The prediction has a mean pLDDT of 84. Transfer RNA from a Candidatus Harrisonbacteria bacterium, 73 nucleotides, folded computationally.

RNA sequence: AGCGGGGUAGAGCAGUAGUUAGCUCGCCAGGCCCAUAACCUGGAGGUCACAUGUGCAAAUCCUGUCCCCGCAA
Numbered sequence: 001a002g003c004g005g006g007g008u009a010g011a012g013c014a015g016u017a018g019u020u021a022g023c024u025c026g027c028c029a030g031g032c033c034c035a036u037a038a039c040c041u042g043g044a045g046g047u048c049a050c051a052u053g054u055g056c057a058a059a060u061c062c063u064g065u066c067c068c069c070g071c072a073a
Base pairs, nucleotide, nucleotide: 002071003070004069005068006067007066010025011024012023013022018056027043028042029041030040031039049065050064051063053061
């Protein structure tokens, strides 16, 4: 080189064409408490790896590139 799977918030993962990209943990603020943890409420944080094409519409489909994991050699 070849085959398969994957890249989405700080971490782990959903979402496989259709309104505004969501869940858990974490982080920040407030509440509760003598205080901490737990619990409750709110918030911040994403150009969905990059580029290209199709389409009214792309995280999603096509093509190419990069990176990670596995198989085979």